[in-house]
RNA sequence: GGGUCCAUAGUUUAGUGGCAGAACAUCGGUCUCCAAAACCGAGAGUGAGGGUUCGAUUCCUUCUGGGCCCGCCA
Numbered sequence: 001g002g003g004u005c006c007a008u009a010g011u012u013u014a015g016u017g018g019c020a021g022a023a024c025a026u027c028g029g030u031c032u033c034c035a036a037a038a039c040c041g042a043g044a045g046u047g048a049g050g051g052u053u054c055g056a057u058u059c060c061u062u063c064u065g066g067g068c069c070c071g072c073c074a
Base pairs, nucleotide, nucleotide: 001070002069003068004067005066006065007064010024011023012022013021018054026042027041028040029039030038047063048062049061050060051059
């Protein structure tokens, strides 16, 4: 340099155009002598810019960061 894949909550991730979900973790509550476990509840997210669309996490594009493959130089 060329190709390809990925980026969603603190973490691991689902979501192929119409109100963004789950698990774990965190916090609060119930229970308990206390704690753990269990149960109930709460907060927390679409990497950045542009485009298409009535409407974008989703489609297109550029950038940023990361993984893999190939090539060149040394």
Molecule: transfer RNA
Organism: Candidatus Kaiserbacteria bacterium RIFCSPHIGHO2_02_FULL_50_50